[in-house]
Overview: The prediction has a mean pLDDT of 85. This is a predicted structure of a 99-nucleotide RNA (Glycine riboswitch aptamer) from Firmicutes bacterium UBA5509. The source organism's lineage runs through Bacteria, Bacillati and Bacillota.
């Protein structure tokens, strides 16, 4: 159920940090920041392969592998407005179908 809930699309709202920094006729150089568009990195933990071991389990060690983020890194972007912006509102569809 005259549709709780959750999911997808589409417009629309909301949305943080950080330099209107400094040099240059331009072109472009330079230093100093930010993390929320992307981007890349891993922890616990699993899995495996050795090693150890008379031998088998299992413990224990080394190696690899999976493995999260709003943590990190500052590559990308960005430090006035704008424009982006992770996230996240009701909406309107469409689908799910009872908390």
């Nucleotide at each position: 159920a005259u549709g709780a809930u959750g999911c997808g699309c589409a417009a629309u709202g909301g949305g943080a940090g950080a330099g209107u920094c400094c040099c240059u006729u331009u072109c472009g150089g330079g230093c100093g920041c930010c993390g929320a568009a992307g981007a890349a990195g891993c922890a616990a933990g699993c899995u495996g392969c050795a090693a150890c071991c008379a031998g088998c389990c299992a413990a224990u060690u080394g190696c690899a592998g999976c493995g999260a983020a709003a943590c990190u890194u500052u590559c990308a972007g960005g430090c006035a407005a704008a424009a982006a912006g992770a996230c996240u509102g009701g909406u309107g569809c469409g689908c799910u179908g009872a908390c």